Predicted 3D model of a 77-nucleotide RNA (SAH (S-adenosyl-L-homocysteine) riboswitch aptamer) from a Betaproteobacteria bacterium. Its Rfam family is "SAH (S-adenosyl-L-homocysteine) riboswitch aptamer". For this family Rfam cites "Riboswitches that sense S-adenosylhomocysteine and activate genes involved in coenzyme recycling" (Wang et al., Mol Cell, 2008).
[in-house]
RNA sequence: UUCGUCGAGGGGCGCUGCAGCGGAUGUCCAUCCGUCACGCUCGACGCGGGUCUCUCAUGCAAGGGCGCCUCCCCACC
Numbered sequence: 001u002u003c004g005u006c007g008a009g010g011g012g013c014g015c016u017g018c019a020g021c022g023g024a025u026g027u028c029c030a031u032c033c034g035u036c037a038c039g040c041u042c043g044a045c046g047c048g049g050g051u052c053u054c055u056c057a058u059g060c061a062a063g064g065g066c067g068c069c070u071c072c073c074c075a076c077c
Stems, first nucleotide, its partner, number of pairs: 001048001003046007010070006018039001020035006038063001
């Protein structure tokens, strides 16, 4: 660090819909339909790839279309 799995980032409802995915049509690349707002970040593990100084101490998140509800903490009235 690619990919996969698991966990965490308080919990829900409604709407739209890009990417992705599935299907259909047309014909070489697009259209339509369906699904779709954790696809992000952090941590652990695993098969790989890359790289090559190590140790100690301290601390611990930041984001996520639109609208609404709710849990917790703080402040104000």
The source organism's lineage runs through Bacteria, Pseudomonadati, Pseudomonadota and Betaproteobacteria.